[in-house]
RNA sequence: UGUAGCCGUUGGGGGUGGUCCCGUCUGGCGGGAUCUGAGAUUAUACCCCCCGAACCUGAUCCGGGUAAUGCCGGCGGAGGGAAACGGUGGCAAGAGUAA
Numbered sequence: 001u002g003u004a005g006c007c008g009u010u011g012g013g014g015g016u017g018g019u020c021c022c023g024u025c026u027g028g029c030g031g032g033a034u035c036u037g038a039g040a041u042u043a044u045a046c047c048c049c050c051c052g053a054a055c056c057u058g059a060u061c062c063g064g065g066u067a068a069u070g071c072c073g074g075c076g077g078a079g080g081g082a083a084a085c086g087g088u089g090g091c092a093a094g095a096g097u098a099a
Stems, first nucleotide, its partner, number of pairs: 001092003005088006011049004017035008055080003061074004
């Protein structure tokens, strides 16, 4: 000097579904229970930020399973996708000093 890992700061990106019941009264909205999940509009939360599987697209897709649903797998390391800095620090390279 560069850099893996770890921690942090600031900034940024992202999702929010299924079923049942109740209320309102027919149209969504509100409340509750339940399933999966980090998160199910609750956010001063949660997850992710290029070494990027957070998330979106394909997709009203395909297979399996479920009470039902992106619930699981495939698609698929396919396409798209949001960053800078500080601390610590192993490693690598270089320089200096001493013997």
Molecule: TPP riboswitch aptamer (THI element)
Organism: Candidatus Zixiibacteriota bacterium